[in-house]
Context: one part of a larger RNA
RNA sequence: CUGGGCGUAAAGGGUGUCUAGGCGGUCGUGUUAGUCGUUCGUUAAAUCCCCGGGCCUAACCUGGGAAUCGCGAGCGAAACGGCACGACUCGAGGGUGCGAGAGGUAGAGGGAACUCACGGUGGAGGGGUGAAAUCCGUUGAUAUCGUGGGGAACACCAAAGGCGAAGGCACUCUACUGGCGCAUUCCUGACGCUCACACACGAAAGCCAGGGGAGAGAACGGGAUUAGAUACCCCGGUAUUCCUGGCCCUCAACGUUGCUCGCUCGUUCUUGGGAGUAUCGACCCUCCCAGGGACUAAGCUAACGCGGUAAGCGAGCCGCCUGGGUAGUACGAUCGCAAGAUUAAAACUC
Numbered sequence: 001c002u003g004g005g006c007g008u009a010a011a012g013g014g015u016g017u018c019u020a021g022g023c024g025g026u027c028g029u030g031u032u033a034g035u036c037g038u039u040c041g042u043u044a045a046a047u048c049c050c051c052g053g054g055c056c057u058a059a060c061c062u063g064g065g066a067a068u069c070g071c072g073a074g075c076g077a078a079a080c081g082g083c084a085c086g087a088c089u090c091g092a093g094g095g096u097g098c099g100a101g102a103g104g105u106a107g108a109g110g111g112a113a114c115u116c117a118c119g120g121u122g123g124a125g126g127g128g129u130g131a132a133a134u135c136c137g138u139u140g141a142u143a144u145c146g147u148g149g150g151g152a153a154c155a156c157c158a159a160a161g162g163c164g165a166a167g168g169c170a171c172u173c174u175a176c177u178g179g180c181g182c183a184u185u186c187c188u189g190a191c192g193c194u195c196a197c198a199c200a201c202g203a204a205a206g207c208c209a210g211g212g213g214a215g216a217g218a219a220c221g222g223g224a225u226u227a228g229a230u231a232c233c234c235c236g237g238u239a240u241u242c243c244u245g246g247c248c249c250u251c252a253a254c255g256u257u258g259c260u261c262g263c264u265c266g267u268u269c270u271u272g273g274g275a276g277u278a279u280c281g282a283c284c285c286u287c288c289c290a291g292g293g294a295c296u297a298a299g300c301u302a303a304c305g306c307g308g309u310a311a312g313c314g315a316g317c318c319g320c321c322u323g324g325g326u327a328g329u330a331c332g333a334u335c336g337c338a339a340g341a342u343u344a345a346a347a348c349u350c
Stems, first nucleotide, its partner, number of pairs: 004321003007304002012318001014201004021194003025088008034080001035077008049065006091191001092188003095184005103177007110154001114150008125136002162169002206247006215241002220236004258317006266295011299306002323350003332343004
């Protein structure tokens, strides 16, 4: 080098963009260091294989032959691959016309709830629990009405729904902006796929600086419970949760299922678009494309299950696995303010 694998047994990188590299549609012409054929040389002998021979046989010894592979040189072939040139449109991209959407960023506005302050009413409780207590309240609480302030989150609509590469995204409006689907067959003419490295993004928690702070609430204090109770329950409550800027870069970052392309019975629901039919029109009905679900044929699978959104049948490229523990640890290196992250063993042991 080669093998078998990666939904749940070990194993898909958190996600995207992309460089090198790998791989590459249809037709034609030319060429050819890949490829194929042939000839020659070389490839020590022994060994291996085939046909014989010699020891009683075998092992063993021995004669002859063949074959394979590599390398070098010559000649030839041009299907495949490469290269050069020309052409094409079905891959890919674009134009035009429609369309849906919590996709992103910024700004503005809104109502419910909560809490705080002030004022009115009122007068003894409130709160909390399994039951209580800590706690709040005659300096007037709880309740209720009014006025004003504040912060955070947006009930119903809401769905098996939608959008996004992932993380994720939901009150309303405005501005800017990314992507996607359908129709058209108008344009370019293979411009493609994948992608080590690199770069970018990346929940929550955490960190730095400055703000903000209603509610919730690690730590912490108290009350209970209990044999104890460093908990579960209750009363408080700091960091945090929020905003701006800068870091961190992890996860059950999960569909535990990498991306792209082609092929392969059906049924049903749903989202967006379209065609036909129908109609005054909208429905209805039939069909097509793209997405989201359910059930299944064949097939696959150890089973569970998967089954056109494949885990089926194939192709290309990347990542990863190779018994358990030690260990995602030590050491080294890179990154980080730190916390730590990434890369990543061994002795020993079963």
Molecule: small-subunit ribosomal RNA, central domain
Organism: Patescibacteria group bacterium